[in-house]
RNA sequence: UUUGUUGAGGAUUUGAUUCUGGUCCAGGAUGAACGCUGGCGGCGUGGAUAAGGCAUGCAAGUCGAGUGGGUUUAGACCCACGGCGAACGAGUCAGUACAAACUUGGUACGUACCCCAAAGUUGGACAUAACUCCGCGAAAGCGGAGAUAAUUUCCAAUGUUCCCGCAAGGGCAAAGCAGCAAUGCGCUUUGGGAUCGGCCUAGUUCCGAUCAGCUAGUUGGUAGGGUAAUGGCCUACCAAGGCUACGACCGGUAGGGGAGGUGAGAGCCUGACCCCCGACGACGCAACUGAGACACGGUGCGUACACCUACGGGUGGCAGCAGUCGAGAAUAUUCGACAAUGGGCGAAAGCCUGAUCGAGCGACGCCGCGUGCAGGAAGAAUGCCUUCGGGUUGUAAACUGCUUUUCUACUUUAGAAAACAAAUGAUCAGAGUAGGAAUAAGGGGUGGCUAAACUCGUGCCAGCAGCAGCGGUAAUACGAGUGCCCCGAGCGUUAUCCGGAAUCAUUGGGCGUAAAGGGUGCGUAGGCGGCUUUGUGCGUCUUCUGUUAAAUGUCACCGCUCAACGGUGUCGCCGCAGGGGAAACGACAAAGCUAGAGAGCGCGAGAGGUUUGCGGAACUCACGGUGUAGGGGUGAAAUCCGUUGAUAUCGUGGGGAACACCAAAGGCGAAGGCAGCAAACUGGCGCGUUUCUGACGCUGAGGCACGAAAGCGUGGGGAGCAAAAAGGAUUAGAUACCCUUGUAGUCCACGCCCUAAACGAUGUUCACUAGCUGUUUCGAGUAUCGACCCUCGGAGUGGCGCAGCUAACGCGUUAAGUGAACCGCCUGGGAAGUACGGCCGCAAGGCUAAAACUCAAAGAAAUAGACGGGGACUCGCACAAGCGGAGGAGCAUGAGGUUUAAUUCGAUGGUACGCGAGGAACCUUACCAGGGUUAGAAAGGUUAGCGGAAAUUUCUUAGAAAUAAGGAAUGUCUCUCAAGGACCGCUAGCACAGGUGCUGCAUGGUUGCCGUCAGCUCGUGGUUUGAACUGUUCCCUUAAGUGGGGUAACGAGCGCAACCCUUGUCGCGUGUUACAAGUGUCACGCGAGACUGCCGUGUUUCACACGGAGGAAGGAGAGGACGACGUCAAAUCCGCAUGGCCCUCUGAUACCCUGGGCCACACUCAUGCUACAAUGGCUACUACAACGGGAUGUGAAAUCGCAAGGUGGAACCAAUCCUUCAAAAGUAGCCUCAGUUCGGAUUGAGGGCUGCAACUCGCCCUCAUGAAGUUGGAUUCGCUAGUAAUCGCGCAACAGCUCGGCGCGGUGAAUACGUUCUCGAGUCUUGUACUCACCGCCUGUCACGUCAAGGGAGCCGGGAAUACCUGAAGUUUCGCUCUGCGGGAUUAGGGUAAGCUCGGUGACACGGACGAAGUCAUAACAAGGCACGGGUAGGGGAACCUGC
Repeated sequence: UUUGUUGAGGAUUUGAUUCUGGUCCAGGAUGAACGCUGGCGGCGUGGAUAAGGCAUGCAAGUCGAGUGGGUUUAGACCCACGGCGAACGAGUCAGUACAAACUUGGUACGUACCCCAAAGUUGGACAUAACUCCGCGAAAGCGGAGAUAAUUUCCAAUGUUCCCGCAAGGGCAAAGCAGCAAUGCGCUUUGGGAUCGGCCUAGUUCCGAUCAGCUAGUUGGUAGGGUAAUGGCCUACCAAGGCUACGACCGGUAGGGGAGGUGAGAGCCUGACCCCCGACGACGCAACUGAGACACGGUGCGUACACCUACGGGUGGCAGCAGUCGAGAAUAUUCGACAAUGGGCGAAAGCCUGAUCGAGCGACGCCGCGUGCAGGAAGAAUGCCUUCGGGUUGUAAACUGCUUUUCUACUUUAGAAAACAAAUGAUCAGAGUAGGAAUAAGGGGUGGCUAAACUCGUGCCAGCAGCAGCGGUAAUACGAGUGCCCCGAGCGUUAUCCGGAAUCAUUGGGCGUAAAGGGUGCGUAGGCGGCUUUGUGCGUCUUCUGUUAAAUGUCACCGCUCAACGGUGUCGCCGCAGGGGAAACGACAAAGCUAGAGAGCGCGAGAGGUUUGCGGAACUCACGGUGUAGGGGUGAAAUCCGUUGAUAUCGUGGGGAACACCAAAGGCGAAGGCAGCAAACUGGCGCGUUUCUGACGCUGAGGCACGAAAGCGUGGGGAGCAAAAAGGAUUAGAUACCCUUGUAGUCCACGCCCUAAACGAUGUUCACUAGCUGUUUCGAGUAUCGACCCUCGGAGUGGCGCAGCUAACGCGUUAAGUGAACCGCCUGGGAAGUACGGCCGCAAGGCUAAAACUCAAAGAAAUAGACGGGGACUCGCACAAGCGGAGGAGCAUGAGGUUUAAUUCGAUGGUACGCGAGGAACCUUACCAGGGUUAGAAAGGUUAGCGGAAAUUUCUUAGAAAUAAGGAAUGUCUCUCAAGGACCGCUAGCACAGGUGCUGCAUGGUUGCCGUCAGCUCGUGGUUUGAACUGUUCCCUUAAGUGGGGUAACGAGCGCAACCCUUGUCGCGUGUUACAAGUGUCACGCGAGACUGCCGUGUUUCACACGGAGGAAGGAGAGGACGACGUCAAAUCCGCAUGGCCCUCUGAUACCCUGGGCCACACUCAUGCUACAAUGGCUACUACAACGGGAUGUGAAAUCGCAAGGUGGAACCAAUCCUUCAAAAGUAGCCUCAGUUCGGAUUGAGGGCUGCAACUCGCCCUCAUGAAGUUGGAUUCGCUAGUAAUCGCGCAACAGCUCGGCGCGGUGAAUACGUUCUCGAGUCUUGUACUCACCGCCUGUCACGUCAAGGGAGCCGGGAAUACCUGAAGUUUCGCUCUGCGGGAUUAGGGUAAGCUCGGUGACACGGACGAAGUCAUAACAAGGCACGGGUAGGGGAACCUGC
C1' cells in the first nucleotide's frame, strides 16, 4: 500500500525429435429447441420468427355538491351542455450511429393538479346542445326552423405586488356551489416553492478507406418573423465561408443505459424478465384541443388492406388482456378479483381500472423433498463370463420387524388488516384424524483424450465418429446381451456466447531459415528527444466536497421448517465536476551552456556520377597475294562451307561491341550498381585541428526522387552473341538438352515501364558489453638522410571466438547480446497475390486487395535409416587372365501352356522349374468314373441283447472287386455242474470319430536368401531441451569390430577366432585279420608337433608385413560341422503339431473297392545325359583303388545260354565270405577325316528279370534299323590346386526301375597384369521434398462426376437521391360580391426522364476445389540424369523449353 485468496491442461503434422502453427476436447451460461424419460412442492419465467393479418369480449372514465332536459309511484336511471381525466398506466423495438442514450455542467424558458404568501371575486349581455317540429339517407349520419340554462361565452367596471415603457403614460381578471349556520369546496391576478419538462454544452458510444473529399440555408453577419424559450428554426439582404486521415461524406448493422454471461484479472460477448431514458402505434403527411400531444383505444387528408352496402355511400386499425389464422425448431387461459398496492373522477359514499393481485398451462430455469429404514448366506434361483476350479449380479432379493415425508379420504384454524371502531377474503400456507410400503427411475457413456469391459453377431458390409480415427473373420471403437461408470426427475443432442486461446499478446507474442523488414534514399504531418537556471501549474500526485437513481453485487444480521427467494444495514459502483495544496518528472515560457548535430581550415584514398576524346588485342567483312582438298562440328554424326578455290597463312582497308594482365576475403556508392587511358564538370566519405554556430537532433504515415535485366515508343546503329524461326541429329516421341544457321534484342539518343531469390532472405538511429588474427586507408610516436619495420589512435572490410541469445542451425563490438526511439510488416494451408472495384501505364502489366468453398494439416531445424545415373576407401571367381561348359542337335527329367472325366496339390525374379519326390504299373494317391459302407477302416468309454474262451486254417455261391449269404476243420481260461466273471466277436443305441477340406496374412517347429558377410547390441559414465550421439569414429594392421596406438569414455554380450570331426608327420600301446612265423600294411586308443618360437628387413615403438633357417607341415597346413541382431507378413496347415472356420443322422470334403489318371502334346522355358570324333573309335592283351553294402540278404566255384540271365548253392551276421574283373591309363593291331568302323535316336523281331498283374506305363539282352548332329547367334554358367577337367566304383530309397541325389577313389592342368568397368557387400562422408524407404515421391494438360464463386448478351426486383409535371388535407397569406368563394406559398403522394447502387436469375465461355484403381507424358526431390529457383519476354498437347 492492498481487502482481492486469484491463473491446471490434453489429443492431433514425424520412422522418431524439438519448435512454429492451426484444428478439436474437458468448464460455465441460455427467454432456448429436439430425443428418451417423468412423483411432489416453493420461487421465478414463457411469441426471440411475420412492427404479418385479425372474429369475439373486456382494457378510461367520473362528477347531479356546475347546468338544462326526458322517463318514472318512488328509489333511481338516461340524454345533452359543462368541468377534470383521457399526454398517465399498459404494449412493442420498426426506425434511429446521432435529433437518441450515458456521465458532467449550463439557462435565452414553461409547468394543470399540490404547498406558502398577497390581493380580489362588482355590474351587465349575446348565444347554443339536449328537447319539439319539418326534411334527406339503406346505413353511418346530416340539414333546416323554434325555445332554453350554467362553474359555457362575451362586454363593462375595479385593479396591486402584474405586463410594455428611461419616464410620462398605457394595458390585462374573475364563477359559483353545498350547508340552517359556522364553514367548506371553488374561481381570478401576482410572487415564491415543489414536481415534471423544453433547450444548450463537453466527453463517451459498432463495422467498412475496395466510401476521400463533403456542403447553397450550406458557414457567418444584419434586420425581421416565429416560439414558453435560444438558435438558419424561417425569410430578405450581405460576405464566402464551414467540415475532413484525431476519418468528414457515403454504405452496412443496431434502440441506449443500470445491468447480464464468462474470465484470475485485463478483457470479450449480450441488452429477455425488473428499473431509467428514447422512439413507435397499419404506412405517410398535417394540424386542432389542451398546462401538457402534433395524441395506441381523438380529428382531417392520401395510400394499401379488410368489412358492410339498397352501389348512391360508409366503417375499421390487438406493438392493451385473453384468443385466432399464418409463418416457424419454438413460446401459455377467450380464467378470478378489485381483498391488497397504485391510478382517474368525486366533498363523500362510491364508480372505473386485462395497471395490479391471484389462479391455470409448460421439468423452461433455480432450489428443496421423496421413491423407504433396519436386520438378513462364505452367498438361493436366474442371467452373464469361465482357465470348468470358479467368478459376478449380491445384502441385492426372498423373509422378519419398523416408519409415513409424499399419497388418498375427512375435519379445522390463524395471518396477510392498518392511525380509531366496524365491515369486507379472489387465492393460499398451517394444524389434526384414519389407511397402508403403500402412488413414484430414468438417461447417457464404457479404445485414447475421459470415470467405466467381457461375450456373441457382423466382415471396409451394416454402421460409428467431437478430434485423431474404428469396421476387409478372433472389433474392449459397429449391433446386441451381461457387468461397470457418471448424473439423477432428469439425462443427452443441437444452436449460440465466454473460457481454455499468450490463437490480436495493455497486462501478455513475433518478423535471418517457420507467416512476417517496405528495392533504396530525401523528407511533410506525427511520435520521441542533451546539460544548467527561473517561472507557470496543463499532464502528474495529494486532500476535501458534490454526484455516480433504485434494484443487482460484497459483507453482516434477520424472515419464510432449510434453500432458492425476500428484508434491514454496510461497503462497492474503478467515472465526472468543483475547492485547497505539492513541484521531482513530462509539458509550456524565458535565459544560458557545449559533450549531440553542423560549419571552417589542412591533408587523403577511391571501377562514385555525367560528357568528350584517344588506344591496343581479339572478332568479322571486303580486296589482293601464297596455297590445295578438304574444312567445320560431335559421344558419334549430319545439316553447313569448299575446285566459281574454302580452312590455313600474309598484307591493306572498313565496322561495331567489350576492355586480358594489374585484380585481391580489395575499393567506391543510399540501393540498383560501378573496371582500358586522358581531360572537363560534379556528389559523398575518412583523418587531423578544436576556429565558429549553439540542440539546429532521431525516426518518418502520406508525398517526391532513384531503381538490374527483360519489355514498349521514335530515330540511329548492328561485329559478336542470340529468344522466335528453319534445318541436322538424339529419341518410343523430342515442339528440348547437342550441332549448323538465324530475326527481334543486346549498343547510342530521347521518352516510358517500376518489377527481381531488388538477399546479409537481417529497417533506420543512439548507447553499453572479453578478446585473437588478416586486409584497405588516414594520423601520431620512436627511429631514419629519407623510406620500410615496430607500437599506438581512428574509419572501413573479413575470419575465429567468451559471456549472452537462439527451436536448432547459428549470431557473437559490422549481434540474431543488453537497453532506448520511430517506422514497416505477420496471425493455419489451399483457393490467391487471384476475382471485383479503384489508381497508374501506349501496351505488357504494376500497386492496392477479398470471399464462397476445401483440408487437418501446411511448415522450420536437427536425428536415425534408406536411396543417388554423389564422393573416398576396401573386399568377393565380381571383372580381368585362363580352363571347361550352357544357349544349336537327339534323348532324359522338371515347369509353363494347352488338352482332358481326371491330367491331385504345393513351390514362381535373384532365393520356383533332376524342387517337396532318397525312386506314381496296383498300392502309394490326395485326382476322375463307377460300385459300395454310415457311430464308421483305425481310438478309448458306456448301455442293452445275442454268440463264443481267445484264436487259427479252409470251402461253396453271386460279383470286376469291395462285399453279401452259407458251410467245414483245429483250439478251448476260471469253474464240480449251472449261473456268473474276465476276454473276444456281432447287433442296436449314446457321448463321439474322421477330413491331404480353408486360412503359412492367426501360429509352433523347420527351412531358404543377404552371408561365414563382419557386423549387431548392452550396462555405467559423458554430451544434447530432445530424437539421439559417444563407445563402434580416427591412424596402422588383419580373412575378421583381428590386434595395436590414440581417444569422454570404461567395460561387457551375441557374432569372428578357438574348443569338435576328417586329413597330412612321428612316437607309444592294443590287436581280429593278412601271413608259415617273426614283422609290417592296417584298425583303434593315447601322445608329440606349428607358437611368427628363431634370424634379418620395414614401420614412431608396438601390432603386423616381407624374406630366410629348420621342419612332414609356416604364418588360418587342407577340408568339414558350426550361420550374430535382423530382412523378405519369404516357404511349408499336403511331414508333424496347432487356434479359428467349414463338411458329416440317410448319407458325406469321412471310409472301402475295381478301372483310369498323375506318363496326354501344336508349342515355350529350365536342369542334365550322349555326341558331333583321330588327345578319337573298335578289337585283343596287361596293371593299379577307395568309400560302402549284405539274413524275407550278399551270393562264390562249377555249369547252361552269344547275352540279359538260368541252375547251383559253398562261404559270410563280415579287415575272414560275397558284391569286386575298377575304368581311364599302358601294350599291340585296324580305322585315315568321311555323316564315317563317328553318333546313337527311332523303329521291327526275338528273348530275360521283378511282380497277383509290365496294354495304357518298368528295366535289361541279342539281331536288325541307323535320325538329328561336322562344335553351336545374341547372351550366359562353373572353377584359383590335388582345384577345374576327365575316368570309373559304391550307397540310400527300392519287389522291379534313375542320365537324378549323396559319397569314393584314379589320372591330373592353365591363369590371376591389375581394380577402370559389370554385379554384390562393408566402412566413412555428402544431398534428399524418400521412411510401405527409388519398384519411393511427385507435376501439369486431357476425359468423367459433384460443388461453390467470379465474368456474361440480357431479363426481373429493391434502395437512395436528382430534374421537371401534377398535387389532398392542413397551416399561412392575399383578394372579393364575405355563414362563404377564389388565388398564391408550402407539402405527403402520384407521374415522366436519365443515371447511381444493391440483389435475384441467365444461354455461354473461363479458372478453382474435391472425387476409386482413367489417358498422355516425367517437370521437381540425388549432380533427379540439362543443378534448381526469382523477374521478364517469346514459343510449345501438357508438365515445361529457350533467351537476357

Description
Predicted 3D model of a 1444-nucleotide RNA (small-subunit ribosomal RNA) from a Candidatus Colwelliibacteriota bacterium. Lineage of the source: Bacteria > Bacteria candidate phyla > Candidatus Colwelliibacteriota. Its mean pLDDT, the model's own confidence on a scale to 100, is 83. It matches the Rfam family "Bacterial small subunit ribosomal RNA". Its family is annotated with structural constituent of ribosome and ribosome in the Gene Ontology. RNAcentral holds the sequence, with entries from ENA and SILVA.